The prediction has a mean pLDDT of 78. Two RNAs folded together computationally: RNase P RNA and transfer RNA, 431 nucleotides in total.
RNA sequence: CGGAGCGGGUGCAUGAUCGCUCCGGCUUUUUUAGUCGGGGAGGAAAGUCCGAACUCCGCAGGGCAGGAUGGUUCGUAACACGAACGCCGGGUGACCGGCGGAAAGUGCCACAGAAAACAGACCGCCCGGACUAUCCGGGUAAGGGUGAAACGGCGAGGUAAGAGCUCACCGCUUUCGUGGUGACACGGAAGGCACGGCAAACCCCAUCCGGAGCAAGACCAAAUAGGAAGGCGUUCGAGGGCGGCCCGCCUGAAGCCUUCGGGUAGGUUGCACGAGGUGUCGGGCGACCGGCAUCCCAGUUAAAUGAUCAUGGCCCUUCAGGGUACAGAAUUCGGCUUAUAGCCCGCUCCGCUUG
RNA sequence: UGGGGCGUAGCCAAGUGGCUAAGGCACCGGGUUUUGAUCCCGGCAUUCCUAGGUUCGAGUCCUAGCGCCCCAGCCA
Numbered sequence: 001c002g003g004a005g006c007g008g009g010u011g012c013a014u015g016a017u018c019g020c021u022c023c024g025g026c027u028u029u030u031u032u033a034g035u036c037g038g039g040g041a042g043g044a045a046a047g048u049c050c051g052a053a054c055u056c057c058g059c060a061g062g063g064c065a066g067g068a069u070g071g072u073u074c075g076u077a078a079c080a081c082g083a084a085c086g087c088c089g090g091g092u093g094a095c096c097g098g099c100g101g102a103a104a105g106u107g108c109c110a111c112a113g114a115a116a117a118c119a120g121a122c123c124g125c126c127c128g129g130a131c132u133a134u135c136c137g138g139g140u141a142a143g144g145g146u147g148a149a150a151c152g153g154c155g156a157g158g159u160a161a162g163a164g165c166u167c168a169c170c171g172c173u174u175u176c177g178u179g180g181u182g183a184c185a186c187g188g189a190a191g192g193c194a195c196g197g198c199a200a201a202c203c204c205c206a207u208c209c210g211g212a213g214c215a216a217g218a219c220c221a222a223a224u225a226g227g228a229a230g231g232c233g234u235u236c237g238a239g240g241g242c243g244g245c246c247c248g249c250c251u252g253a254a255g256c257c258u259u260c261g262g263g264u265a266g267g268u269u270g271c272a273c274g275a276g277g278u279g280u281c282g283g284g285c286g287a288c289c290g291g292c293a294u295c296c297c298a299g300u301u302a303a304a305u306g307a308u309c310a311u312g313g314c315c316c317u318u319c320a321g322g323g324u325a326c327a328g329a330a331u332u333c334g335g336c337u338u339a340u341a342g343c344c345c346g347c348u349c350c351g352c353u354u355g
Numbered sequence: 356u357g358g359g360g361c362g363u364a365g366c367c368a369a370g371u372g373g374c375u376a377a378g379g380c381a382c383c384g385g386g387u388u389u390u391g392a393u394c395c396c397g398g399c400a401u402u403c404c405u406a407g408g409u410u411c412g413a414g415u416c417c418u419a420g421c422g423c424c425c426c427a428g429c430c431a
Stems, first nucleotide, its partner, number of pairs: 001351010012312007020040008042326001046337002049335005054213004061247004066209005071085005086099005100204002105202002107198003122144002124140007152170002155167003171193001172191008217269004227260006239251003262430003276295008313324004356427007365380003373411001382398005404420005
């Protein structure tokens, strides 16, 4: 210098005028209005994919079913998230991707092929026989061919031809030792080899999960047709808590459910101080944790956060001008995923060149 | 805001992971007819909303995204 890998930050700026919304102070007739001061979209506010907080269901017991997760150890309120490490695969490399069990059982493996999973033998090779251009019987699995996949690989010995039949190396299985919290690694011994793939097929193992959601819930107000039909039930007990089912528990001494029809859809609260932000010090490889100081930072309901103008930055340009990414809070947090113009920063790798 | 469902030809739609993705309407070509309708024959999905993955193989299974539809409070 060129190419590449990983990570982080930012997300147009300033001013003027006119507005919108919330909070606080003052004035005013409490309602209201005026005035002054202050706050007013995001890194994803999005998808609603996970995990929680919070609220209600009488704090929800047992079992089945169902769902989720899936290398190990940590982190965390929790997680399907994150960190470090392990093994396998890819890359020259920085680095990236994957992850329980297929010797518990069941199932599937189309077409092709002789054979697709208790093995078996089409061509071939070898031996023997016969009615000898061929056929029959036996041996074999080294070679050929098919396929995504063919029953350890490769070499040597051996043999009629062959074969773990035997041997060396590699792989595999069992077992022992050492190291590590652990996944696992390393080393030794034994076994002649049994064990194809698929669990994003059923399933098995381990761990976790009660249900519903701010249209939760609480309070106030308004409104009336307390209507009709059907079903179930009144001590042999419906229904409700309870959600797919069963048991159990509680409640229930009479109503309840479904459908159709009708009425009303206003206000207050929940609702913003929080697993909170920033700075600094300390612990930890790291995710993260702790101490101290400091700050208060949207709260709306058809839903505010805007409009116009000027100047500047950046990009395009036919030099007139045009554009300025993705995108707009809705109970709140922690994650993940997806969208995102341009700019900036850090670490690392490879190639070439120069000293 | 929350919950649930769907996406296969122009329309309606079937589809155990397996050969070229059923079928109907419509459309196109041909035949029959003097002509038209009816009827008969043939054609029409290069890919199942999009992308990635699992698998030998995906419309089907998994993950992410896109689009569309449905439901909801209170009173009785």